[in-house]
Context: one part of a larger RNA
RNA sequence: GAUGAACGCUGGCGGUGCGCCUUAGGCAUGCAAGUCGAACGAUUUGCUUUUCCUGCUUGCAGGGAAAGUGGAUAGUGGCAGACGGGUGAGUACAAAAUAGGAAUCUACCUUGAAGUGGGGAAUAGCUCAUCGAAAGAUGAGGUAAUACCGCAUGUGAUCGGUCGUAAGAUUGAUGAAAGUCGUAAGACGCUUCAUGAGGAGCCUAUUGACUAUCAGCUUGUUGGUGGGGUAAAAGCCUACCAAGGCAAUGACGGUUAGCCGAUGUGAGAGCAUGAUCGGCCACAAUGUUACUGAGACACGGAACAUACACCUACGGGUGGCAGCAACCGGGAAUCUUGCGCAAUGGACGAAAGUCUGACGCAGCGACACCGCGUGGAGGAUUGAAGUUCUUAGGAAUGUAAACUCCUGUGGCGAGGGAAGAAAAGGACGGUACCUCGCUAGAAAGCACCAGCUAACUACGUGCCAGAAGCUUCGGUAAUACGUAGGGUGCAAGCGUUAUCC
Numbered sequence: 001g002a003u004g005a006a007c008g009c010u011g012g013c014g015g016u017g018c019g020c021c022u023u024a025g026g027c028a029u030g031c032a033a034g035u036c037g038a039a040c041g042a043u044u045u046g047c048u049u050u051u052c053c054u055g056c057u058u059g060c061a062g063g064g065a066a067a068g069u070g071g072a073u074a075g076u077g078g079c080a081g082a083c084g085g086g087u088g089a090g091u092a093c094a095a096a097a098u099a100g101g102a103a104u105c106u107a108c109c110u111u112g113a114a115g116u117g118g119g120g121a122a123u124a125g126c127u128c129a130u131c132g133a134a135a136g137a138u139g140a141g142g143u144a145a146u147a148c149c150g151c152a153u154g155u156g157a158u159c160g161g162u163c164g165u166a167a168g169a170u171u172g173a174u175g176a177a178a179g180u181c182g183u184a185a186g187a188c189g190c191u192u193c194a195u196g197a198g199g200a201g202c203c204u205a206u207u208g209a210c211u212a213u214c215a216g217c218u219u220g221u222u223g224g225u226g227g228g229g230u231a232a233a234a235g236c237c238u239a240c241c242a243a244g245g246c247a248a249u250g251a252c253g254g255u256u257a258g259c260c261g262a263u264g265u266g267a268g269a270g271c272a273u274g275a276u277c278g279g280c281c282a283c284a285a286u287g288u289u290a291c292u293g294a295g296a297c298a299c300g301g302a303a304c305a306u307a308c309a310c311c312u313a314c315g316g317g318u319g320g321c322a323g324c325a326a327c328c329g330g331g332a333a334u335c336u337u338g339c340g341c342a343a344u345g346g347a348c349g350a351a352a353g354u355c356u357g358a359c360g361c362a363g364c365g366a367c368a369c370c371g372c373g374u375g376g377a378g379g380a381u382u383g384a385a386g387u388u389c390u391u392a393g394g395a396a397u398g399u400a401a402a403c404u405c406c407u408g409u410g411g412c413g414a415g416g417g418a419a420g421a422a423a424a425g426g427a428c429g430g431u432a433c434c435u436c437g438c439u440a441g442a443a444a445g446c447a448c449c450a451g452c453u454a455a456c457u458a459c460g461u462g463c464c465a466g467a468a469g470c471u472u473c474g475g476u477a478a479u480a481c482g483u484a485g486g487g488u489g490c491a492a493g494c495g496u497u498a499u500c501c
Stems, first nucleotide, its partner, number of pairs: 001500003005497005012372006018365002020330001025328002029325003034079003039076002042073015086283003096207006104200003109196001111194006117151001119149002126141006157174007179188003209255003216246003221243008258280004262273004285306005308319004336362001338361003344358001345356004375406004386397004410439007420428001445490005450471003456485005466473002
């Protein structure tokens, strides 16, 4: 000098940041991922029009049907739940940073080319029945689609044959589609191929912890061939063959640790750190596995096992806050079960819009940094009183107070009142800010005073009580302990402790 700090004493205001460093311990409750009816069939409920029947006050009431047009709902279907948010357990390398590389994939988006013909069989919802305490499950009937499956076509594409040095040409085989809205024009889609952008996977080199009281390690191990596998190279996997590969330039083992941009310090070199913010990685109670999908081996998806917890009719079920709040525990120690989608961004949708604890705000905390205030001017031949010291004369506190005049940062009251929002739309917020009025009124402490080190006297104590960073101080005149007066330093803080330079 610095800190994600803590502790003691004290504490007026504002702005900007930051706030479980410990138990990757356990979690009541609420919320954190939905959306689309312009993909689909239903169910339900309004409104309007037409028509029929009944009643009669003859244009009203009730009921039925049809058409049109809105709202809501579970289900099928599509897209999104692989982003955003959290944490740092593991990982000394399969990660990271930097520089390269070739054997790859890519939903939505951009650009371009070609197409979108004709059929079929189901199933959820629903109805009926059954089982179960529940969670849920089973059977029968029956229905729709942009769900599913064939047929046709084949610009591209893939595989093969022929020609060609090659580029390519030609030929055969394989394999596609879905509609919705609109009066229409058309719009949004769908299929195949190519292209770009952004994204992702893979490979190589270099670099950066400690330890030799760890010296040898390795059998899919190192390489080859055949086969398999992947989007893709590869012992990635497998059969066979060879016996290799790594290592004192530290293999193998052990301990510790997420990495970086950066941050702190320092003249620099360096040393230390990796909170917040940004990039990458890993993880989601613990372990394992795949499914779906363009993308996951998937925090708020699935299956199995384990531990724990909860419900139970004892047969069986349910759960996963290292999301935001909150709670218990642990700890020296770290906040509200708040408001809003107004802005920015994201998902879905043609749109209106819906969702969004991302985010924007507010609350709490002197935790940090920055700024401001706690008044200004005058005021002494009685330097007031009080207090302390005293050589008892006086000296100090001290222009300090009182007193006079003034100001209004702030505070309180009243009025006005934003920007942030391109048409409407503002949580913050009647906030910031402006104007007027009133009031010196709410607002100073903490540490130190032997030397280092700025600042001294009195009393008490008597190697006691105590102080202390080092030297040390204290045993009867203590500037070093305790108190008082005075002083010095910093100041809404000041000291102490811890850690780094």